[in-house]
The part of an RNA shown here (large-subunit ribosomal RNA, domain IV) has 323 nucleotides and comes from uncultured Anaerocaecibacter sp.
Its Rfam family is "Bacterial large subunit ribosomal RNA". Its family is annotated with structural constituent of ribosome and ribosome in the Gene Ontology.
Taxonomically the source falls in Anaerocaecibacter (Bacteria, Bacillota, Eubacteriales, Pumilibacteraceae).
The prediction has a mean pLDDT of 89.
RNAcentral holds the full RNA, with entries from MGnify.

Context: one part of a larger RNA
RNA sequence: CCAUCGUUAAGGAACUCGGCAAAAUGACCCCGUAACUUCGGAAUAAGGGGAGCCUAGUAAUAGGUCGCAGAUAAUAGUCCCAACCAACUGUUUAUCUAAAACACAGGUCUCUGCUAAAGCGUAAGCUGAUGUAUAGGGGCUGACGCCUGCCCGGUGCCGGAAGGUCAAGGGGACGUGUUAGCGCAAGCGAAGCACUGAACUUAAGCCCCGGUGAACGGCGGCCGUAACUAUAACGGUCCUAAGGUAGCGAAAUUCCUUGUCAGGUAAGUUCUGACCCGCAUGAAUGGCGUAAUGAGUUGGGAGCUGUCUCAACGAUGGAUCCG
Numbered sequence: 001c002c003a004u005c006g007u008u009a010a011g012g013a014a015c016u017c018g019g020c021a022a023a024a025u026g027a028c029c030c031c032g033u034a035a036c037u038u039c040g041g042a043a044u045a046a047g048g049g050g051a052g053c054c055u056a057g058u059a060a061u062a063g064g065u066c067g068c069a070g071a072u073a074a075u076a077g078u079c080c081c082a083a084c085c086a087a088c089u090g091u092u093u094a095u096c097u098a099a100a101a102c103a104c105a106g107g108u109c110u111c112u113g114c115u116a117a118a119g120c121g122u123a124a125g126c127u128g129a130u131g132u133a134u135a136g137g138g139g140c141u142g143a144c145g146c147c148u149g150c151c152c153g154g155u156g157c158c159g160g161a162a163g164g165u166c167a168a169g170g171g172g173a174c175g176u177g178u179u180a181g182c183g184c185a186a187g188c189g190a191a192g193c194a195c196u197g198a199a200c201u202u203a204a205g206c207c208c209c210g211g212u213g214a215a216c217g218g219c220g221g222c223c224g225u226a227a228c229u230a231u232a233a234c235g236g237u238c239c240u241a242a243g244g245u246a247g248c249g250a251a252a253u254u255c256c257u258u259g260u261c262a263g264g265u266a267a268g269u270u271c272u273g274a275c276c277c278g279c280a281u282g283a284a285u286g287g288c289g290u291a292a293u294g295a296g297u298u299g300g301g302a303g304c305u306g307u308c309u310c311a312a313c314g315a316u317g318g319a320u321c322c323g
Base pairs, nucleotide, nucleotide: 001318002317003316004315005314006313007312008311010309011308014307019304028050029049030048031047036041038143052065053064054063055062056061066070078302079301080300081299082298083297084296085294086293090102091101106141107140108139109138110137111136112135118127119126120125144289145288146287147286149219150218151217154216155215156212157211158210159209160208163207164206165205169201170200175195176194177193178192181188182187220238221237222236223235224234247281248278259275260274261273262272263271
């Protein structure tokens, strides 16, 4: 010097991105226990107290006694306040991410009438299912509570006995080649055989007409106006399929921005409560709440400490040096 430990005056987070690490709490018995709440919880909430052994007594208990210390060692919750996210238990990147991601019960849409739909397979066949719409497949959302607005113009899906377009097939007109024949010649040219192939006929699809948003998705601009000022309930105008409703909002979303005000601190780019000027919130790509839960994220506090002021001493094992 390295690793792992032990102790430390005074202070006690001043350390640091951050209390990381360490310290502290700890079993049992008794007392006591708030907000909130889905009435189950929260809760071991929090916060206090007790304890060995001997003698007497049925016991409560009383007396005595030893130690610094009686859960005598070891093992054995730190706690509180507030916010965000996800309801929860669960699952996951074997080997840098355990989470707010996935799943979930619940919700909803859609397909499927059974030789089901869907899936695997060239097929036979199998799964679905020895099930039968209270069943099975797929999509989205994600407990619970209150709710889930407007737009069907585009795209998708569903429906539509008309009309337009439209493949192969059917159809076979016109035409062409060939030559019996006719003609002085130029040429015309039946039938047959070849070739060509018009009209007409004809499915789905598409066009077209409707419907449909818990389908993919979308949800405006400018100008003016009130008897202080400011602002604009109000009016005008342009555009659109329709112009964002309820909620929430500098947010896991806010660029400007350390927005402004308030709280907390002596001092706060973080945090909490408000405001709304939402660069670029918003309703099952769910919106807003929410008890409980969380090795989740963030801010604050109590306790506690070598994290620090600021370092010291000691132990064990290494390394190193000497023998």